[in-house]
RNA sequence: GCGGGUGUAACUCAAUGGUAGAGUGUCAUCCUUCCAAGUUGAACGUUGCGUGUUCGAAUCACGUCACCCGCU
Repeated sequence: GCGGGUGUAACUCAAUGGUAGAGUGUCAUCCUUCCAAGUUGAACGUUGCGUGUUCGAAUCACGUCACCCGCU
């Protein structure tokens, strides 16, 4: 220099162009003599960044950044 892959909640990961979810974790409540386990609820996100296409984008297009793999 070229090609490919990944980027979404604190962490691990989902999500056919049509309300962004789950598990773990955190906080509170209930339960318990206490702890753990369990119950219920809550807080959590400009979907890496920018632009475009579209009535509508995590999803499609272009550019860009970071990391990983391969080629030279």

A computed fold for a 72-nucleotide RNA from Ostreococcus tauri, annotated as transfer RNA.
Its Rfam family is "tRNA". Rfam classes the family as a transfer RNA.
The sequence is in RNAcentral, with records from ENA.
Taxonomically the source falls in Ostreococcus (Eukaryota, Chlorophyta, Mamiellales, Bathycoccaceae).
It is recorded under the gene name trnG.
Model confidence (mean pLDDT): 82 of 100.